[in-house]
RNA sequence: AAUCAUCAAGGGCAAACCCGUUCGAAAGACGGGGACGCAAAGCCAUGGGUCUAACGUUGGCGCAAGUCAGCAAUGAUAGCCAGGCUGCUGAU
Repeated sequence: AAUCAUCAAGGGCAAACCCGUUCGAAAGACGGGGACGCAAAGCCAUGGGUCUAACGUUGGCGCAAGUCAGCAAUGAUAGCCAGGCUGCUGAU
């Protein structure tokens, strides 16, 4: 340096679920508990997927206020996949 995670050691992270938030329209995020799992479950929304639909837009109903439905990321997900960047230990 490359490949790998069969072995050792020290560790790390933390799904579901529960509680909370002078976070959010929602999806979701964050804090505490928890532990299903994870060798990048460290970081980045670039491509695809998925979730959400406030604003917008189209249509229905309504005198109106409004309400219902469709479309639609600019929102979310890095623990869906691909890609990029970085990294501990060990083995070869």
Predicted 3D model of a 92-nucleotide RNA (c-di-GMP-I riboswitch aptamer) from a Bacillota bacterium.
It matches the Rfam family "c-di-GMP-I riboswitch aptamer". Its family is annotated with cyclic-di-GMP binding in the Gene Ontology.